SAM riboswitch aptamer (S box leader) from Dictyobacter vulcani, 118 nucleotides, folded computationally.
The model forms 94% of the base pairs in the Rfam consensus.
The prediction has a mean pLDDT of 77.

RNA sequence: CUCUCAUCAAGAGAGGUGGAGGGAUACGGCCCUGUGAAGCCCGGCAACCCGCUUUGCAAUGUAGCAAGCAGGGUGCCAAUUCCGGUGAAACAUGUUUUCAUGUUUUGCAAGAUGAGGG
Numbered sequence: 001c002u003c004u005c006a007u008c009a010a011g012a013g014a015g016g017u018g019g020a021g022g023g024a025u026a027c028g029g030c031c032c033u034g035u036g037a038a039g040c041c042c043g044g045c046a047a048c049c050c051g052c053u054u055u056g057c058a059a060u061g062u063a064g065c066a067a068g069c070a071g072g073g074u075g076c077c078a079a080u081u082c083c084g085g086u087g088a089a090a091c092a093u094g095u096u097u098u099c100a101u102g103u104u105u106u107g108c109a110a111g112a113u114g115a116g117g118g
Stems, first nucleotide, its partner, number of pairs: 001118008013042001015041003021032003027084003043077003048073003051069003055066003081110001085108010
């Protein structure tokens, strides 16, 4: 870099350090920030992988599935993946050939994270 699969409306400090920026990138919005940004440390959340435990799934073993714990590996800790792409359906309004706008649902794309492969 690329492929596959899963997840993405929940959750997470009024601590220390640090000093101006930040919300992945570009652009546009909209926000956060000196009542102090990023980064780093501590803390926390979650439970994807490893590990462990127990009960069950049908009865022994193995493997598997479900549940649990949070020790190890990541990840995450403002706002839906902050919003912005695209197809379809339903409804509403305007117009009524068609179409436009809005809302909801759903699919796809893009992205992020994890696990596995190249």